[in-house]
């Protein structure tokens, strides 16, 4: 210099119209106890701008991570 990535505690979807799923953790239920099962709740779009009626999504900058090249 070029390319890609950043979504909850973790992993991972969502290509312009209400941010989901799984695991973990929490509460309850069940059980002699625990686990498993079942139910419930909480928790997230890296950041600053722009475009748009509307942005996780499109555009630009910044930060961080990874890769490629010299």
């Nucleotide at each position: 210099g070029c390319c890609g990535g950043u979504u909850g505690u973790u992993g991972u979807a969502a290509u312009g119209g209400a941010a989901g799923c799984a695991a973990a953790g929490a509460a309850g239920u069940c059980u002699u106890u625990g686990a498993a099962g079942c139910u419930u709740a909480a928790a997230g779009c890296a950041u600053g701008g722009g475009u748009u009626c509307g942005a996780u999504u499109c555009c630009c900058g910044u930060a961080c991570c990874g890769g490629c090249u010299g």

The RNA shown here (transfer RNA) has 70 nucleotides and comes from a Lachnospiraceae bacterium. Rfam family: tRNA. It is annotated as a transfer RNA. The coordinates come from a structure-prediction model, not an experiment, and the mean pLDDT is 81. The RNAcentral record of the sequence draws on ENA.